[in-house]
Record summary: RNAcentral holds the sequence, with entries from ENA. The RNA shown here (Bacterial RNase P class A) has 369 nucleotides and comes from Ruania halotolerans.

RNA sequence: UGAGUCGGCCAGGCGGUCGCGUCGCGGGGCAACCCGCGCCGAGGAACGUCCGGGCUCCACAGGGCAGGGUGGUGGGUAACACCCACCCGGGGCAACCCGCGGGAAAGUGCCACAGAAAGUAGACCGCCGUCCGGUCCGCCGGACGGUAAGGGUGAAACGGUGGUGUAAGAGACCACCAGCGUGCCGGGUGACCGGUGCGGCUCGGUAAACCCCACCCGGAGCAAGACCAGACAGGAAGCGUUCGAGGGCGGCCCGCCCGAGCUUCCGGGUAGGUCGCUGGAGGCGUGCGGCAACGUACGUCGUAGAUGGAUGGCCGCCACCGAGGCGCGAGCCUCGGCACAGAACCCGGCGUACCGGCCGGCUCAUCCC
Numbered sequence: 001u002g003a004g005u006c007g008g009c010c011a012g013g014c015g016g017u018c019g020c021g022u023c024g025c026g027g028g029g030c031a032a033c034c035c036g037c038g039c040c041g042a043g044g045a046a047c048g049u050c051c052g053g054g055c056u057c058c059a060c061a062g063g064g065c066a067g068g069g070u071g072g073u074g075g076g077u078a079a080c081a082c083c084c085a086c087c088c089g090g091g092g093c094a095a096c097c098c099g100c101g102g103g104a105a106a107g108u109g110c111c112a113c114a115g116a117a118a119g120u121a122g123a124c125c126g127c128c129g130u131c132c133g134g135u136c137c138g139c140c141g142g143a144c145g146g147u148a149a150g151g152g153u154g155a156a157a158c159g160g161u162g163g164u165g166u167a168a169g170a171g172a173c174c175a176c177c178a179g180c181g182u183g184c185c186g187g188g189u190g191a192c193c194g195g196u197g198c199g200g201c202u203c204g205g206u207a208a209a210c211c212c213c214a215c216c217c218g219g220a221g222c223a224a225g226a227c228c229a230g231a232c233a234g235g236a237a238g239c240g241u242u243c244g245a246g247g248g249c250g251g252c253c254c255g256c257c258c259g260a261g262c263u264u265c266c267g268g269g270u271a272g273g274u275c276g277c278u279g280g281a282g283g284c285g286u287g288c289g290g291c292a293a294c295g296u297a298c299g300u301c302g303u304a305g306a307u308g309g310a311u312g313g314c315c316g317c318c319a320c321c322g323a324g325g326c327g328c329g330a331g332c333c334u335c336g337g338c339a340c341a342g343a344a345c346c347c348g349g350c351g352u353a354c355c356g357g358c359c360g361g362c363u364c365a366u367c368c369c
Stems, first nucleotide, its partner, number of pairs: 001365010012318007020041002023038006043340001047351002050349005055221004062254004067217005072086005087101001088099004102212002107210002109206003124151002126147009159177006178202001180199008225275004234266006246258004282301008320337007
């Protein structure tokens, strides 16, 4: 210098002007509310609402069945499907990246097309043997067998190479290698790794198919929920009060508890306000512990809380980007652009969207000293 890889950051600034919302102060008004001044007023994703938690209410004798989730190991955390470190497998020269990464020698199912055959399978071609027939004595045709070494199909066809063996062949046997299972030794908290011996010689893939194993899981959500104020008018039918309606225990069953009302229809009525409501598993800095995620001590910082839902528009200057023009040049002029999006109880994640930039670590290549 170029190419790559990983991580972090910004998301225009200042001024003027017209507006909007909460709150505070002052003034006016019986009140609703109005006027003036002042403070504050969106994001890295506030988004999707996909996970996890706090908080609130309901439930909180129990058992069984069903249902959902997670899935290498060890840590972190309030918790997680998140994060960190490591292991194994795959990709890359490398930095680094990717993995929905338990079990297929428990059982069941499925494996398109092609192919003879898709699983303890399979003779289509080929190879070999026996018998029969033909013959131009080279062989050819047919029948019955043997054979998975060769060809062909396929994503996948019962391990690879060499040899022994055989009519031809075959882990049928042998050597080495790969794989699987298993014993021992060594290392590691562990996943696992290294070494060595033995075994049958090889047991296909698929669990985001059923299933099996281990662990975890009450339900509903701030329209949760609580309080204040306020309105009204009852009627009819059915079922039921130890022959128990109905309700609760997330679903079903058992079982338990409460229990005198419940259901349907007709008619009538309220639908305002307050709290919850923002200070929290909080941000930043330094020290210490830890490879890290993170934890801890000290210091320091702080102001959105609407409820038909505010946070915006315009102008000027500057900054940034693009195009055009002028100038030898520094530069100047003109025009255009400046994303994605937007709180609604609050946090931790993940995922997705995004104009244009800035900074840093590491890797590879090339050049110079």
Lineage of the source: Bacteria > Bacillati > Micrococcales > Ruaniaceae > Ruania.
Of the family's consensus pairs, 98% are formed in the model.
It matches the Rfam family "Bacterial RNase P class A". Its family is annotated with dimeric ribonuclease P complex, tRNA processing and ribonuclease P activity in the Gene Ontology.